This is a predicted structure of a 555-nucleotide part of an RNA (large-subunit ribosomal RNA, domain I) from a Candidatus Acetothermia bacterium.
RNAcentral holds the full RNA, with entries from ENA.
Context: one part of a larger RNA
């Protein structure tokens, strides 16, 4: 030097353990914001760093209510000064303050600055200071003034100022609706094609959004929409490749139907003079395909009914943001540092759970149950308020949404990529019929059948979840679980978009070690606490790599 073996040292792994994550389930909400939001910057305590809270009234100020004897927030004692049974700290409602920058909005601007102008206040003319106002855009009303163009009507119009009165902007996590719209990639290369109408951006909206009462499907039937399971990985579509991919029927969830436009009638105003004509406002009428309306005729019902909606005040009920009662062992002479543990008793609409010196139904906090609101707030119900009939015959004179419908062509959607390509939806161009009518039934034409477009509204069942509340778990347990249990989007990195940590555990309680010794100090010996100090703050266990000390064996 090896090697073993013991006993340190370093180290932080294993174990236990969570304050904090994670996945859902159920309820609530489903917005906020010019009356200045969302994030901010700065400031703000007696001492005051940072975090919370606040806002020059600054860990707060006023009022109602709740509980309640102790309070002046946390990291974190401490001094020092107050405040409370004339009810403070705390909870929880409604008020007041609320710098400055941010939509940010009197101009500016390198956000958190700078500069103003008009009124008003202050001894206030000046200087100051304070408070109010002064963006832009829509949209209504008013106010002054007021074109062109044409013969002229048009016109006191249109554009523009100006004020007054409302509106909007911004932000926010998904979901939703629309416009614009890739590529990586598959296709074992690639170009159609796929990925995918997806990612991305834009606009807009709401608790949901979009769809929606058939010019539907279907085959002789059904009877808005939507969502779910099937139907079927069918029946197709596809360089027939890769891949893409229904729908009718059937089962379920939920259920709901309505309302203009015309004819036609009255009224009112213009032309132009109620001419029977033309227009225009309004108000009635009217809403449809076994046709329907209107017109005409006849009838039955009548309204204070029944039903719809809609709700500022009113009553009344439930419910939410505070809270309140709540049962049984201050048993034990046992073990232990500690008692919940052994022993013994008692509650139970309460044996969920959490805490307490080990393992508690009866110790604490709470469960079961049961009660509670001065003020806000949400739902329901009464009550109020608006809104509203319906059949039958006739006639075949009237009306039923036009640059539409269809047709070319280009183009998009549809599982469906031009195909035989219908059926929807868009640019361009031609351009219909009126019920004897029109559209579809997957080219096209005839029977047949079915259905009425060119206007509009609409709840439920579906979709998600930043945020609240409860619960829950073959979920994690500090290299896990959120990046992030702790001063976390922090420190640090980068010009900058952007990137982005590591750090948790003394003990039941500091009882956190008074004095003494050795050191300069760091540390360390006593000594004292504690159940333990091999729990001493570099502090629970404290594995290994790694570094010694000692005693063998060996070179």
């Nucleotide at each position: 030097g090896g090697c073993a073996g013991a006993c340190g040292g370093u180290g932080g792994a294993c174990g236990c353990c969570u304050u904090g994550g994670c996945a859902a389930c159920g309820g609530g909400a489903g917005g906020c914001g010019a009356u200045g939001a969302c994030g901010g910057a700065c400031g703000u305590g007696g001492c005051c760093g940072g975090c919370u809270g606040c806002g020059a009234u600054a860990a707060g100020c006023c009022c109602c209510g709740g509980a309640a004897a102790g309070c002046u927030g946390c990291c974190a004692a401490g001094c020092a000064a107050g405040c409370a049974u004339u009810g403070a700290c705390c909870c929880g409602g409604g008020g007041a303050u609320a710098u400055c920058c941010c939509a940010a909005u009197g101009g500016g601007g390198u956000a958190a600055c700078c500069c103003a102008c008009a009124u008003g206040a202050a001894a206030a003319a000046a200087c100051u200071u304070c408070a109010u106002g002064u963006a832009u855009c829509c949209g209504a009303c008013g106010u002054a003034a007021g074109a062109a163009g044409u013969c002229a009507a048009c016109a006191g119009u249109a554009a523009g100022a100006c004020g007054u009165c409302g509106g909007a902007g911004g932000c926010a996590a998904a979901c939703c609706c629309g416009g614009u719209g890739a590529a990586g990639u598959g296709a074992a290369a690639c170009a159609u094609c796929u990925c995918a109408g997806u990612a991305a951006c834009c606009g807009g909206a709401g608790g949901a959004a979009g769809a929606g009462a058939a010019a539907g499907a279907a085959a002789c039937u059904c009877g808005a929409u939507u969502c779910c399971c099937u139907c079927a990985g069918u029946a197709g579509c596809g360089g027939c490749g890769a891949g893409c991919g229904a729908a009718c029927a059937g089962g379920g969830a939920a259920g709901a139907g309505c309302c203009c436009a015309a004819a036609c009638c009255a009224u009112c105003g213009g032309g132009u003079a109620c001419a029977u004509c033309c227009u225009g406002a309004u108000g009635g009428g009217g809403u449809u395909g076994c046709g329907g309306g209107a017109a005409g005729a006849u009838c039955c019902a009548c309204a204070c009914a029944a039903g719809a909606c809609c709700u500022a005040c009113c009553u009344u009920c439930u419910a939410a943001u505070a809270g309140a009662g709540g049962a049984a062992c201050c048993g034990u002479a046992c073990u232990g540092g500690a008692a919940a543990g052994g022993c013994g008793g008692c509650c139970g609409g309460a044996g969920a759970g959490g805490g307490u010196g080990a393992c508690a139904g009866c110790c604490c906090c709470g469960u079961a149950c049961u009660c509670g609101a001065a003020a806000u707030u949400a739902g329901g119900a009464g009550a109020g308020g608006u809104c509203c009939g319906g059949a039958u015959c006739u006639u075949a004179c009237c009306c039923a949404g036009a640059g539409u419908a269809g047709c070319c062509u280009c183009g998009g959607a549809c599982a469906c990529g031009a195909g035989a390509a219908a059926c929807c939806c868009g640019g361009g161009g031609c351009c219909a019929a009126a019920c004897a009518g029109g559209g579809a039934g997957g080219a096209c034409c005839a029977c047949c059948u079915u259905c009425c477009a060119a206007g509009g509204c609409u709840a439920a069942a579906u979709a998600c979840u930043a945020c609240c509340c409860g619960u829950u778990g073959a979920c994690c347990g500090a290299u896990a679980g959120u990046g992030g249990a702790c001063u976390a989007g922090u420190a640090c990195c980068g010009u900058g978009a952007g990137g982005g940590a590591a750090a948790g555990g003394u003990g039941a309680a500091a009882a956190g070690a008074a004095c003494c010794c050795c050191g300069g100090a760091a540390g360390g010996g006593g000594a004292g606490u504690g159940a333990a100090a091999a729990a001493g703050a570099a502090c629970c266990u404290g594995a290994a790599a790694c570094c010694g000390u000692c005693u063998g064996c060996u070179u």
Model confidence (mean pLDDT): 84 of 100.